[in-house]
Context: one part of a larger RNA
Molecule: large-subunit ribosomal RNA, domain IV
Organism: Porphyromonas sp. COT-108 OH1349
């Protein structure tokens, strides 16, 4: 001199910073007191206050150690005297919750969850492992097991089956091996003077016809995969369009929510909070590109969750100083 760990600090008190990160505050027991909201359990140790040592005495309780209350006295700056030992409040997002996770950069809004739905499966079950035997499922039996999606609770969960998938159907079309064996070819007994013809047999090939599932086809099915329009005109200020026209579609987005973990333009506009607010909260709706179990909208409680604000508190800062312990380096 620097680093690590730790102590203290005038005045101010977040001006620091991406952000109160870090630190500080708070902290025990008893008494008082305790809001919104709420699933009536909670929220709650809410918040906010008061008391607390030692000595002597009295009363009450107890079998007792002792405890509680009151009275008197007494000491200090300070009595939960050290150590130990919640900071709190308001609002919003996400996820209901306790739980689980990337052993060693992520603990979360991700996973799980109770709960809800759909689908398969009648038992030698479906499903899964295994060329198989066999085993798991299960020493279970549809209030079961398996697969899949959603994810407490409350209110709900709209329209589309044209495409893809699944389930069912079987008239017709298409369709394999197989069955079938018309015909063709080779061979040659035979016939022929020759060219050639050529039975049977043996070979090679092979038409029609027949022939299942599947596919085409016909239905059903969206808490199956998924999808859920455009243009033009119109009201006695203007603006807007309840209304009308037209094109297309399987059907054109319902309820609810909405600049949102989704909004590009965008720091949208208005209101709130601040002296000043790209964040935040409440609205608006012009939703680039929300939307209903790929769940929609709410929601008490919960969270080492994310965002904004406030009180308290502080060396985070204005602005730095100093002390202790340890280490490294430098000089002597």
């Nucleotide at each position: 001199u620097u680093c690590g760990c730790g102590g203290u600090u005038a005045a101010g008190g977040a001006a620091c910073u991406a952000g109160g990160c870090a630190a500080a505050u708070u902290g025990g027991u008893c008494c008082u007191g305790u809001a919104a909201c709420u699933u009536c359990g909670g929220g709650a140790a809410a918040a906010a206050g008061g008391a607390c040592g030692c000595c002597g005495g009295u009363a009450u309780g107890g079998g007792g150690a002792c405890a509680u209350a009151c009275c008197g006295g007494u000491c200090g700056c300070a009595g939960a005297g050290a150590a130990u030992a919640g900071g709190c409040c308001c609002a919003g997002g996400c996820g209901a919750c306790u739980g689980u996770u990337u052993a060693a950069c992520a603990a979360a809004a991700a996973c799980a969850c109770a709960a809800g739905g759909c689908u398969a499966u009648g038992c030698g079950a479906a499903a899964a492992a295994g060329a198989a035997a066999u085993u798991u499922g299960a020493a279970g039996u549809a209030u079961a097991u398996a697969g899949u999606c959603u994810g407490a609770c409350a209110c709900c969960u709209g329209c589309c089956c044209g495409g893809u998938g699944c389930u069912g159907g079987a008239a017709g079309g298409u369709u394999a091996a197989g069955a079938g064996g018309a015909g063709a070819u080779g061979u040659c007994a035979u016939c022929u003077a020759a060219c050639g013809a050529g039975a049977a047999g043996c070979a090679u090939u092979g038409a029609a016809u027949u022939g299942a599932a599947g596919c085409c086809c016909c239905a059903g099915u969206a808490a199956a995969c998924g999808g859920c329009g455009g243009c033009c005109g119109u009201a006695a200020c203007u603006a807007u369009a309840a209304c009308g026209g037209u094109c297309c579609u399987a059907a054109g987005g319902u309820a609810g929510c909405g600049a949102a973990a989704u909004u590009c333009c965008u720091u949208g506009u208005c209101g709130g909070g601040u002296a000043a607010g790209u964040u935040c909260c409440g609205a608006c709706c012009u939703g680039c590109a929300c939307g209903a179990a790929u769940g929609g909208u709410g929601u008490a409680a919960c969270g080492a969750u994310c965002u904004g604000g406030g009180c308290a508190c502080u060396g985070u800062c204005u602005c730095a100083a100093u002390c202790g312990c340890g280490a490294a380096c430098u000089c002597g």